[in-house]
The RNA shown here (Bacterial RNase P class A) has 347 nucleotides and comes from a Mariprofundaceae bacterium. The gene name in the source record is rnpB. The prediction has a mean pLDDT of 80. Rfam family: Bacterial RNase P class A. From the family's description: Ribonuclease P (RNase P) is a ubiquitous endoribonuclease, found in archaea, bacteria and eukarya as well as chloroplasts and mitochondria. The family's RNA type in Rfam is ribozyme.

RNA sequence: GGAGUGGUCCGGAUGGUCGCGGCGCAAGUCGAGGAAAGUCCGGGCUGCACAGGGCGGAAUGCCGGAUAACGUCCGGUGGAGGAAACUCCGGGAAAGUGCCACAGAGAGUAGACCGCCGGCUUAGGUCGGUAAGGGUGAAAGGGUGCGGUAAGAGCGCACCGCUUCGUACGGUAACGGGCGGAGGCACGGUAAACCCCAUUCGCAGCAAGGCCAAAUAGGGAAGCGCCAAGCGUGGCCCGCGUUUGCUUCCGGGUAGGCUGCUCGAGCCUGUGAGUAAUUGCAGGCCAAGAUGAAUGACCAUCACCCCUAAUGGGGUACAGAACCCGGCUUACAGGACCACUCCGUAU
Numbered sequence: 001g002g003a004g005u006g007g008u009c010c011g012g013a014u015g016g017u018c019g020c021g022g023c024g025c026a027a028g029u030c031g032a033g034g035a036a037a038g039u040c041c042g043g044g045c046u047g048c049a050c051a052g053g054g055c056g057g058a059a060u061g062c063c064g065g066a067u068a069a070c071g072u073c074c075g076g077u078g079g080a081g082g083a084a085a086c087u088c089c090g091g092g093a094a095a096g097u098g099c100c101a102c103a104g105a106g107a108g109u110a111g112a113c114c115g116c117c118g119g120c121u122u123a124g125g126u127c128g129g130u131a132a133g134g135g136u137g138a139a140a141g142g143g144u145g146c147g148g149u150a151a152g153a154g155c156g157c158a159c160c161g162c163u164u165c166g167u168a169c170g171g172u173a174a175c176g177g178g179c180g181g182a183g184g185c186a187c188g189g190u191a192a193a194c195c196c197c198a199u200u201c202g203c204a205g206c207a208a209g210g211c212c213a214a215a216u217a218g219g220g221a222a223g224c225g226c227c228a229a230g231c232g233u234g235g236c237c238c239g240c241g242u243u244u245g246c247u248u249c250c251g252g253g254u255a256g257g258c259u260g261c262u263c264g265a266g267c268c269u270g271u272g273a274g275u276a277a278u279u280g281c282a283g284g285c286c287a288a289g290a291u292g293a294a295u296g297a298c299c300a301u302c303a304c305c306c307c308u309a310a311u312g313g314g315g316u317a318c319a320g321a322a323c324c325c326g327g328c329u330u331a332c333a334g335g336a337c338c339a340c341u342c343c344g345u346a347u
Base pairs, nucleotide, nucleotide: 001343002342003341004340005339006338007337008336009335010334012302013301014300015299016298017297018296020031021030022029023028033318037329038328040327041326042325043324044323045205046204047203048202057201058200059199060198061197062076063075064074065073066072077090078089079088080087081086091196092195096194097193098190099189100188113134114133115130116129117128118127119126120125142160143159144158145157146156147155161185162183163182164181165180166179167178169176170175209259210258211257212256219250220249221248222247223246224245228244229243230242231241232240233239266285267284268283269282270281271280272279273278303316304315305314306313307312
C1' cells in the first nucleotide's frame, strides 16, 4: 500500500424569536430513539382461576455457565464452509408411517438404458449373467490394490474407512485421543412431515386493575298517608293482603374525573471477582409522561455532501414514545475509531 474479517460510536452544532405539553405562586426548568418500529420471545405489575394427577396443546432440544426470566447471552465441544481472521449449524431416521418433483431403466426388500460376458439366431435381434466403465439426478447401496471370473461383484484377501462391544487415561460435562475384540458393511435423504423421547409452560392483559361520582330511568329499606282508587279473597259488606302516592336514607351503575404513571432487575464514574456473559462495593445523578394524544416552525452563523467556471442554489438517513424492563428481528444518507487475518514492497 492492497484485499478482507469482527466490533464500538456519532446520527448535524450553537444562538435568537414565536408556539405546544409536564412541573412550579412566579422566575424558570424539563420535553423522543438506537431502533421509540415489528409485537416475535421472556419477566415485572394487575385481575381471575388453582389439592394433586392425567388427557390435549404449545415451545425448546450437544455440554457447562450467566440471569428476575428467556427461544437471549458467554465459554467450550462436534460437524460444515473459508487460505486465514472468522462465520453457520446441533436430541432421535437401527419404533413405526409418509414423502423424495423433473430427469432417469431403476429413488429404496435396489436397478439392466448404453456398455461388458455367455447361449440361441432367419444376423435384424432375442434370452440370460453382470453394478467394474458410461449416462440421469440434489441423492444410485464404502475407497485403493491384488486375487478371482465367461464377464463381474466384499465373492475372497491386505490396507484405509465404517458399525458395534469392552477397557484404561484426560476433562465437571459434551467430548477427545489410545488399546483390544467382533462384524464384509447391515444403516440413502427428509423430523420448520406425522411421530418418539426429555424438559418447561394456568388464562388474560394498563381498553389490566383501583377510587370518586352527576342528570334521567330503575332497585332496596324505613317512616307518613290509610283519605282515594284498582286487583285478590266464588258474589256483596267489613276486615286482611297488595299496587299506585309523598319524604328520607342506602347500594349498583352510565357520562365525566382521578389514579395506575414513571425511582427503575435505573444511568454515569471508579474499583474488586470472573477467560467471558455477568456480578459485588463506593461515590455521583434524576433524564418525557401526553390521552381527539405536546415534543414544532422560522431566522442567523458554522460543519458535511451534491450541482455550477463563479456568484449562488439544493440537501443532511431510518424513523417518531403511549404501563415498565431484558432480548431478538427488521430499517438506516453519511462519517469516525479499535482489534485481527492474508498478500505485496522497503528497512